Record summary: c-di-GMP-I-GGC riboswitch aptamer from Rubrobacter sp., 75 nucleotides, folded computationally. The coordinates come from a structure-prediction model, not an experiment, and the mean pLDDT is 87. The sequence was found by an Rfam model in a public genome assembly.
RNA sequence: GACGAUAAAGGCAAACCCGUCGCGAGGCGGGGACGCAAAGCCACGGGCCUCACGGAGGCAGCCAGGUUACCGAAA
Numbered sequence: 001g002a003c004g005a006u007a008a009a010g011g012c013a014a015a016c017c018c019g020u021c022g023c024g025a026g027g028c029g030g031g032g033a034c035g036c037a038a039a040g041c042c043a044c045g046g047g048c049c050u051c052a053c054g055g056a057g058g059c060a061g062c063c064a065g066g067u068u069a070c071c072g073a074a075a
Stems, first nucleotide, its partner, number of pairs: 003072002011036002016031006034061001040067003045063002047059005
């Protein structure tokens, strides 16, 4: 570099509920865990979604990509 154990330490948190912001998709905070080895970050490729349809937004837990990072058995 790559890879990913029925390893260890630590981490994130779907649905749903409450609060709050937003027209909305959805965001944030709390509870809660279905899952996750990047489920950290990036909307700039594809895709999906929303709207006051002006192009303006949303999804990174859809795929690909970029970038940063904890641990260390085997091959």